[in-house]
Molecule: Bacterial RNase P class A
Organism: Alteraurantiacibacter aestuarii
């Protein structure tokens, strides 16, 4: 310098004047006023994930339904996130072949992967094509053997009927492993070599997996971002959650479903000669019911009530939740890294129809136009001006606003700065 990549930061600055919000302090009876601190983002967006927090669900176990994740190992409060590694694909570029524009191989940094299972089952592969998964013969190849014909016959020749083939060509995204050699009538893993595939063993690695070695001709495509199977994980709702205060109303009315059992109408009391009668009248507990999709166990409540639904009335005010956090910054240590540990320091919105803004000037960046202007540059010079610089004017300055908080992912972003990685070329 060229090419290919990854990451971080800023995204306007300064000054003046006026104006806002929370909060601390002073003054004031109050209204209000004065001074001080602080006051939107890297995404505040999307609402796609995970949590904290709040309330509800009675708990445990098993199963079911529903949902989520999907290479291995780590990080984290957790995740579908992040880190490292493995496998596959892409990849600047390099090498080879000859058909000189096609093809084959290797392949950096990095990027991408919805990366478990197709021999548990079901299903799909349009069109084209002969045939698309226990498939198939369109064009073709063979016709050794049988058949037909020529030939007196044999041999030989011809036909391509029977029969054989799927190697060549075509269709297609994909055609039942690939290349080569042998073999054959022509062919085919039919045999062999290598590659590919499957199994065993060894070595390395925590593992995914990699390498080596050996055996097997090894029919059985693709799709699971198709249903499904396997492994692991998962209560529900959400700050409009929820708590409190104040106030007000109608402790309103209708309908339906299930149930209302035992003890016991006991004991006891009174009346009656008696038989028997009369009035009052339990309880612990049991059966049963409810609490969860089902079952078992336990617990709680009811044990006479439990539940569903429709109509109607009141309240729409205030306070809290509400910002000290899985927080930030600096230094040191461990780790390849995500991150973790220790020490020290800091406190940085909390509004509630919703604050943080308006004007002016200068500076900064970008674009356009003008001016040869002490410059650079070209020219011997006079001079020239595409470019750099200077100067004047005009215009523009990205995406975009918290509303309980945090960790991520995704999307948007004018312009600028910085760092790093890989390959190639040149110089030293």
């Nucleotide at each position: 310098c060229c090419a290919g990549g990854g990451g971080g930061c800023c995204g306007g600055g300064c000054a003046g004047c006026c104006g806002c919000g929370u909060u601390g302090g002073g003054g004031g009876a109050a209204a209000c006023u004065c001074c001080g601190c602080c006051g939107a983002g890297g995404a505040a967006a999307g609402u796609c994930c995970g949590g904290g927090c709040u309330c509800c669900a009675c708990g445990a176990a098993a199963c079911a339904a529903g949902g989520g994740u999907g290479g291995c190992g780590g990080g984290u409060a957790a995740c579908g996130c992040c880190c490292g590694c493995c496998c596959g694909g892409c990849g600047a570029g390099g090498g080879g072949g000859c058909u000189u524009g096609c093809u084959c191989c290797c392949g950096a940094a990095g990027c991408c992967g919805a990366g478990g299972g197709a021999a548990a089952g079901u299903g799909c592969c349009a069109c084209a094509g002969a045939g698309a998964g226990u498939a198939u013969a369109c064009c073709g190849c063979c016709g050794a053997u049988g058949g037909c014909g020529c030939c007196u016959a044999c041999a030989g020749c011809g036909c391509a009927c029977a029969g054989g083939c799927a190697a060549g060509g075509g269709u297609g995204a994909a055609a039942g492993g690939g290349u080569g050699c042998g073999g054959u009538a022509a062919a085919a893993g039919c045999g062999c070599a290598c590659c590919g595939g499957g199994g065993g063993c060894c070595u390395g690695g925590u593992a995914a997996c990699a390498g080596g070695u050996u055996c097997c001709g090894c029919a059985u495509g693709g799709c699971a971002a198709a249903c499904c199977c396997c492994a692991c994980c998962c209560g529900g709702a959400g700050c409009a959650a929820g708590a409190c205060c104040a106030a007000a109303u109608a402790g309103g009315g209708g309908u339906c479903u299930c149930g209302c059992g035992c003890g016991a109408g006991a004991a006891g009391g009174c009346c009656g000669c008696a038989a028997g009668g009369c009035a009052c009248g339990a309880a612990g507990g049991c059966a049963g019911g409810a609490g969860c999709g089902u079952u078992u166990c336990g617990c709680u409540c009811c044990g006479a009530g439990a539940g569903a639904u429709c109509c109607g009335g009141g309240u729409u005010g205030g306070u809290c939740g509400c910002u000290u956090g899985a927080g930030c910054u600096g230094c040191g240590g461990a780790g390849c890294g995500a991150u973790c540990c220790g020490c020290a320091g800091c406190c940085u919105a909390g509004a509630u129809g919703a604050a943080u803004g308006g004007c002016u000037g200068c500076c900064c960046c970008u674009g356009c136009a003008g001016c040869g202007c002490u410059g650079g540059u070209c020219g011997c010079a006079a001079g020239a001006u595409a470019c750099c610089g200077g100067u004047u004017g005009c215009a523009g300055g990205a995406c975009a606003g918290a509303a309980c908080c945090c960790g991520g992912c995704u999307u948007a972003c004018a312009g600028g700065c910085c760092c790093c990685c890989u390959g190639g070329c040149a110089c030293u």